The RNA shown here (transfer RNA) has 71 nucleotides and comes from a Candidatus Azambacteria bacterium. The coordinates come from a structure-prediction model, not an experiment, and the mean pLDDT is 85. The sequence is in RNAcentral, with records from ENA. The source organism's lineage runs through Bacteria, Bacteria candidate phyla and Candidatus Azamiibacteriota.
[in-house]
RNA sequence: GGGGGCAUAGUUCAGUGGUAGAAUUUUCGUCUCCAAAACGAAAGACCUUGGUUCGAAUCCAAGUGCCCCCG
Numbered sequence: 001g002g003g004g005g006c007a008u009a010g011u012u013c014a015g016u017g018g019u020a021g022a023a024u025u026u027u028c029g030u031c032u033c034c035a036a037a038a039c040g041a042a043a044g045a046c047c048u049u050g051g052u053u054c055g056a057a058u059c060c061a062a063g064u065g066c067c068c069c070c071g
Stems, first nucleotide, its partner, number of pairs: 001070007010024004018054001025043006047063005
C1' cells in the first nucleotide's frame, strides 16, 4: 500500500427492515438464627456522522478502533 471480518447492558452473546432480548454482574425483597444457594423484582446498551425507507441495531457510504490475510 491492497483485501476481508468485527463493533449491541459492567462482562459474554442473540436479534438480517416494524416495541432491543438472554445469561451474568449490581441493588432490593422473600426464605434463613446469620450467610450461601434458590425464588421474585428493579437498574443498565445498539462505535460516530450522513444517506435510503412510512419505519434502520439491521440496508448503503464515509470515519474511528480492534483482529486476520496478501505485498